[in-house]
Context: one part of a larger RNA
RNA sequence: GGAUAAACGCUGGCGGCGUGCCUUAUGCAUGCAAGUCGAACGAAGCCCCUCGCUUCGGCGGGGGUGACUGAGUGGCAAACGGCUGAGUAACGCGUAGGUGAUCUGUCCCGAGGAGGGGAACAACCCACGGAAACGCGGGCUAAUGCCCCAUACGCCCAUCGGUUCGGACCGAUGGGGAAAUGUUCCGGCGCCUUGGGAGGAGCCUGCGUCCGAUUAGCUGGUUGGUGAGGUAACGGCUCACCAAGGCAACGAUCGGUAGCUGGUCUGAGAGGAUGAUCAGCCAGACUGGGACUGAGACACGGCCCAGACUCCUACGGGAGGCAGCAGCAAGGAAUCUUGCGCAAUGGGCGAAAGCCUGACGCAGCAACGCCGCGUGGGUGAUGAAGGCCUUCGGGUUGUAAAUCCCUUUUGUCGGGGAAGAACUUUGACGGUACCCGGCGAAUAAGCCACGGCUAACUACGUGCCAGCAGCCGCGGUAAGACGUAGGUGGCGAGCGUUAUCC
Numbered sequence: 001g002g003a004u005a006a007a008c009g010c011u012g013g014c015g016g017c018g019u020g021c022c023u024u025a026u027g028c029a030u031g032c033a034a035g036u037c038g039a040a041c042g043a044a045g046c047c048c049c050u051c052g053c054u055u056c057g058g059c060g061g062g063g064g065u066g067a068c069u070g071a072g073u074g075g076c077a078a079a080c081g082g083c084u085g086a087g088u089a090a091c092g093c094g095u096a097g098g099u100g101a102u103c104u105g106u107c108c109c110g111a112g113g114a115g116g117g118g119a120a121c122a123a124c125c126c127a128c129g130g131a132a133a134c135g136c137g138g139g140c141u142a143a144u145g146c147c148c149c150a151u152a153c154g155c156c157c158a159u160c161g162g163u164u165c166g167g168a169c170c171g172a173u174g175g176g177g178a179a180a181u182g183u184u185c186c187g188g189c190g191c192c193u194u195g196g197g198a199g200g201a202g203c204c205u206g207c208g209u210c211c212g213a214u215u216a217g218c219u220g221g222u223u224g225g226u227g228a229g230g231u232a233a234c235g236g237c238u239c240a241c242c243a244a245g246g247c248a249a250c251g252a253u254c255g256g257u258a259g260c261u262g263g264u265c266u267g268a269g270a271g272g273a274u275g276a277u278c279a280g281c282c283a284g285a286c287u288g289g290g291a292c293u294g295a296g297a298c299a300c301g302g303c304c305c306a307g308a309c310u311c312c313u314a315c316g317g318g319a320g321g322c323a324g325c326a327g328c329a330a331g332g333a334a335u336c337u338u339g340c341g342c343a344a345u346g347g348g349c350g351a352a353a354g355c356c357u358g359a360c361g362c363a364g365c366a367a368c369g370c371c372g373c374g375u376g377g378g379u380g381a382u383g384a385a386g387g388c389c390u391u392c393g394g395g396u397u398g399u400a401a402a403u404c405c406c407u408u409u410u411g412u413c414g415g416g417g418a419a420g421a422a423c424u425u426u427g428a429c430g431g432u433a434c435c436c437g438g439c440g441a442a443u444a445a446g447c448c449a450c451g452g453c454u455a456a457c458u459a460c461g462u463g464c465c466a467g468c469a470g471c472c473g474c475g476g477u478a479a480g481a482c483g484u485a486g487g488u489g490g491c492g493a494g495c496g497u498u499a500u501c502c
Base pairs, nucleotide, nucleotide: 001502002501003500004499006498007497008496009495010494013373014372015371016370017369018368019366020365021331026329027328028327030326031325032324035076036075037074040073041072044069045065047064048063049062050061051060052059053058083284084283085282092209093208094207095206096205097204098203099202102201103200104199107197108196109195110194111193112192113191115149116148117147118146124139125138126137128135129134155176156175157174158173159172160171161170162169210256211255212254217247218246219245222244223243224242225241226240227239228238229237259281260280261279262278263274264273265272266271286307287306288305289304290303309320310319311318312317337363339362340361341360345359346357347356348355349354376406377405378404386397387396388395389394411439412438413437414436415435416434420429446491447490448489449488450487451472452471453470457486458485459484460483461482467474468473
């Protein structure tokens, strides 16, 4: 000198774009943050028609209607999006490859198929237990829920042959396994088997990835083999048996620290430091462990167990998890609104209309940062007054002010008023930006320094006191270094200080 997710002191007019708990991965009141589909399903509800009964109030059966009506069965989503950085020195990340060792819902392209039958369980009704959370028993019922049979070129498994380094590929024999219907719209949407693709994911490998040797030896599923189990899949991943290996001065092991990267800051570069915001990957969701469902989780707003903590209780028992958005408490030098909207972009569900979306788009607060603008322009010498200095002549503040002539950025008042919308409709922002007109210099300047480094000097006060200070050093009676004033220098809505990096 540059830089910062900064803080502190003094000061503070406006706009645009960004950024905003770095500390206690501490604890959380309240609200919201994941639903949707009636074109999968039954019933309730409502209304109409009809049949039967009727005490003329209605009741029962059949048909119709019914998703902008709570609940229930079922499907898809909830594994995304959002947050955090605790742990992790590791194939975690980066980069380059491998998978003849693998999986993949929805989407796209291709091939083939959907024949027949059955049993339940919610909702509902009845009865019961409990303070509650919730639960128990009996009975009825639907489906794209569940099950059985049939069919299956292709598909899967086993054996054999060919081929291959090998389990890729080709052929034969035997065995095995599918399906769902719905419809105001008859176009379609779906269902089952299978091949390929796209995108996604798992696993493996080469190389790279902080400090300490005042850590020198470490290791028993340890290292390898055979067999088995397990997985989508290779593998000590797990187990039985066998062998005795494996790593290490090219730093094993141990200890400390740390999420990694694209990047960011600095620097001429090499390098050094760093990893906020944005983007990719990883890890975590009160702490520890576990599996279930599923194409995908060992699952932030799912389940189970244990623990700590908080809350409710009728004392028997229950409920909870903001490292989502706001917000509260605590901690701290320190970090915001319990806002508006789904109009846009994106996501989930749905045939669609649409619903949901604290993702997101916006607004609010904060000079926290960067950028831009303004606080007026011209004229004006009797060089006014006042201040300060003075050798008392004057000098300086100083064209500075006043004065006169202008302008209106900004401000305020009035009028008009968007783009962002594609797609008939639909704009939170927003009567915002912007445009036009009126008014009036009006509404707007500070901070630090002035001994040298280092641009900028005098007076008074003080008297090794009070104080200053980054280093050298100032102050003990004329202090350009302390304090005040005038003046001057620097930067300017900022200026200084502190901290950290280069």